A computed fold for a 480-nucleotide part of an RNA from uncultured Syntrophobacter sp., annotated as small-subunit ribosomal RNA, 3' major domain.
The organism belongs to Syntrophobacter, within Bacteria.
The RNAcentral record of the full RNA draws on ENA and SILVA.
The coordinates come from a structure-prediction model, not an experiment, and the mean pLDDT is 84.
[in-house]
Context: one part of a larger RNA
RNA sequence: UGACGGGGGCCCGCACAAGCGGUGGAGUAUGUGGUUUAAUUCGACGCAACGCGAAGAACCUUACCUGGGCUUGACAUCCCCGGACUGCUCUGGAAACAGGGAGUUCCCCUUCGGGGGACCGGGAGACAGGUGCUGCAUGGCUGUCGUCAGCUCGUGUCGUGAGAUGUUGGGUUAAGUCCCGCAACGAGCGCAACCCCUGCCUUUAGUUGCCAUCAUUUCGGGUGGGCACUCUAAAGGGACUGCCGGUGUGAAACCGGAGGAAGGUGGGGAUGACGUCAAGUCAUCAUGGCCCUUAUGUCCAGGGCGACACACGUGCUACAAUGGCCGGCACAACGGGAAGCGAAGGGGCGACCCGGAGCGGAUCCAAUCAAAGCCGGUCCCAGUUCGGAUUGGAGUCUGCAACCCGACUCCAUGAAGCUGGAAUCGCUAGUAAUCGCGGAUCAGCCAAGCCGCGGUGAAUACGUUCCCGGGCCUUGUACA
Numbered sequence: 001u002g003a004c005g006g007g008g009g010c011c012c013g014c015a016c017a018a019g020c021g022g023u024g025g026a027g028u029a030u031g032u033g034g035u036u037u038a039a040u041u042c043g044a045c046g047c048a049a050c051g052c053g054a055a056g057a058a059c060c061u062u063a064c065c066u067g068g069g070c071u072u073g074a075c076a077u078c079c080c081c082g083g084a085c086u087g088c089u090c091u092g093g094a095a096a097c098a099g100g101g102a103g104u105u106c107c108c109c110u111u112c113g114g115g116g117g118a119c120c121g122g123g124a125g126a127c128a129g130g131u132g133c134u135g136c137a138u139g140g141c142u143g144u145c146g147u148c149a150g151c152u153c154g155u156g157u158c159g160u161g162a163g164a165u166g167u168u169g170g171g172u173u174a175a176g177u178c179c180c181g182c183a184a185c186g187a188g189c190g191c192a193a194c195c196c197c198u199g200c201c202u203u204u205a206g207u208u209g210c211c212a213u214c215a216u217u218u219c220g221g222g223u224g225g226g227c228a229c230u231c232u233a234a235a236g237g238g239a240c241u242g243c244c245g246g247u248g249u250g251a252a253a254c255c256g257g258a259g260g261a262a263g264g265u266g267g268g269g270a271u272g273a274c275g276u277c278a279a280g281u282c283a284u285c286a287u288g289g290c291c292c293u294u295a296u297g298u299c300c301a302g303g304g305c306g307a308c309a310c311a312c313g314u315g316c317u318a319c320a321a322u323g324g325c326c327g328g329c330a331c332a333a334c335g336g337g338a339a340g341c342g343a344a345g346g347g348g349c350g351a352c353c354c355g356g357a358g359c360g361g362a363u364c365c366a367a368u369c370a371a372a373g374c375c376g377g378u379c380c381c382a383g384u385u386c387g388g389a390u391u392g393g394a395g396u397c398u399g400c401a402a403c404c405c406g407a408c409u410c411c412a413u414g415a416a417g418c419u420g421g422a423a424u425c426g427c428u429a430g431u432a433a434u435c436g437c438g439g440a441u442c443a444g445c446c447a448a449g450c451c452g453c454g455g456u457g458a459a460u461a462c463g464u465u466c467c468c469g470g471g472c473c474u475u476g477u478a479c480a
Base pairs, nucleotide, nucleotide: 001480002479003477004476005475007474008473009472010471011470012469013468015464016463019427020426021425022424023423026317027316028315029314030313031312032311033310034308035307042053043052064303065302066301067300068299069298070297073127077126078125079123080122081121082120083119087104088103089102090101091100107117108116109115129292130291132290133289134288138286139285140281141280142279143277145275150189151188152187153186154185155184156165157164158163169180170179171178195269196268197267198266200237201236202235203234204233205232206231209227214224215223216222240263243257244256245255246254247253306446319420323379324378325377326376327375328374329373336365337364340359341358345354346353347352386417391412392411393410394409395408396407397406433456434455435454436453437452438451439450
């Protein structure tokens, strides 16, 4: 100087407390451990691994296993020889890949001799190739403490020196934020601001919107018409403790008030200092070293990654009456669409099929775009008209192909489950809870995941003694 203390002081954070809803019990989905296996590919392991890499494992993916093939190789550059031998179609054979035969088609320049470049076959070797090892050799990227308020430097001064001072102190703040003081005076990286979304207004602009106003209407902004409103999307305005009162050191600031759509960082996002964990990643990529080279490379078929006595994590659905079922009536937003979204109409109980209008989309479609909601009816507390697992049967769709191993539909079947021990998690407001909708990936989908969107919409916070994490000062130390 740090680190540490079941030392002290001060102060924060859904850290506790107050409150609401969960997890832990059930069924199931998913990840992991374990076990099993020919293989169940690999990585990730307290917080910060475990719906994580996976924003899509039937084949492919795929790295694993079994079997069958290849050896200058699936891929790159160079040399020699031959040639269009490439591509497409048919075909005996084969599990497929490969391979044999037949047919057909076939580049550019040209002095028409040919040459060259792509391309294909054969050959030789230089080499290719490796998701093989080492993240304790690395780059890059990332997690984490933590959006915590800290981390440093120059000059000066003090100290023999390590170092200190500044950065401590008194206030204050979300903040090393600002003020005052001070052997310090300044500065840098951080904080804040500048950026985006959202909340109010104005201007500009109207193939969306509007009976606001007029006309017309087969009544739908449908039509004529009009940019007022809504909206859209660009430019601006607006909030700065600016104003008033009080407190305070004539300070910074704090408390209250006015005006205002909005206050005191308005709400949300992006943004992550010096560093820590030899944290994570050699399997995104790159890369040193080591290793393999008729195999640890490469092609193909089938299997596996989906196994199942168990154990754990994260979700979903429930255990019902603030509910289930039936009928009727409403009200969104974000996004997506051409090998796509697919309307009207028709068929089917349904998944879906036929059909093809319109739309590269403020115009058409999914999509009447929602569901919770509201109104009416029914059930009458029961393992039930709760709950839907499981299983049997029949189907639909995608795809070469749904046995291993897809989703969905219909009929039947109806399991466990009566609010969950010890323990444990999230959340302070348009939040929790609850309700549906969209998207990426994607042929399809094991999505109940993830990322977004809107609808309805709470309770509670006395307080900082205690648990956890953190910041500053101080103290002790046999630790570095």